[in-house]
A computed fold for a 71-nucleotide RNA from a Patescibacteria group bacterium, annotated as transfer RNA. RNAcentral holds the sequence, with entries from ENA and MGnify. Model confidence (mean pLDDT): 82 of 100. The source organism's lineage runs through Bacteria and Bacteria candidate phyla.
RNA sequence: GGGCCAUUAGCAUAGUGGUAGUGCGCUACAUUCGCAUUGUAGAUACAGCGGUCCGAUUCCGCUAUGGUCCA
Numbered sequence: 001g002g003g004c005c006a007u008u009a010g011c012a013u014a015g016u017g018g019u020a021g022u023g024c025g026c027u028a029c030a031u032u033c034g035c036a037u038u039g040u041a042g043a044u045a046c047a048g049c050g051g052u053c054c055g056a057u058u059c060c061g062c063u064a065u066g067g068u069c070c071a
Base pairs, nucleotide, nucleotide: 001070002069003068004067005066006065007064010024011023012022013021018054026042027041028040029039030038047063048062049061050060051059
């Protein structure tokens, strides 16, 4: 220098164009003499910038970060 892959909540991880989920964690309440467990409710996320589309986490381009291969 070039090719390919990945980037979604605090962590891990689904989601092949039509309201972004799950587990653990966090907060509140209930349960308890108290703690734990359990139950109910809640907050928090699509790496960034553009493009295509009625509509983009999803398709395309560039950038950034990480991984891998070639030179």